[in-house]
RNA sequence: UUAAUUGGUGGGAGAGAUCGGCAUUUUCUGUCGACACCGAAGGCGCAACCGCCCGGAAACGCUCAGGUAACCCGGACUACCAAUCCU
Numbered sequence: 001u002u003a004a005u006u007g008g009u010g011g012g013a014g015a016g017a018u019c020g021g022c023a024u025u026u027u028c029u030g031u032c033g034a035c036a037c038c039g040a041a042g043g044c045g046c047a048a049c050c051g052c053c054c055g056g057a058a059a060c061g062c063u064c065a066g067g068u069a070a071c072c073c074g075g076a077c078u079a080c081c082a083a084u085c086c087u
Stems, first nucleotide, its partner, number of pairs: 004084008016035001018034006036068003042064001043062003049056003
């Protein structure tokens, strides 16, 4: 210095403030169920491609999981910093 991995800080989209029941002091909130949706945690499937006899494989597809006012949380990916490792 390059690649990979990890951590910290910041940025970070999409989709019902849906309906019904229960709890609760109306609201708020939580929970259960129903229908409608989202894809960028995770997961699954395949394509180009890579490897070699059958595998790997995306931000593509699926939507099991997760999520759908704002806030909070989560969030692929990403910038900077630090560390580990390789050269």
This is a predicted structure of an 87-nucleotide RNA (Glycine riboswitch aptamer) from an uncultured Granulosicoccaceae bacterium. It was read from a public genome assembly, where an Rfam model found it. Its mean pLDDT, the model's own confidence on a scale to 100, is 79. The model forms 91% of the base pairs in the Rfam consensus.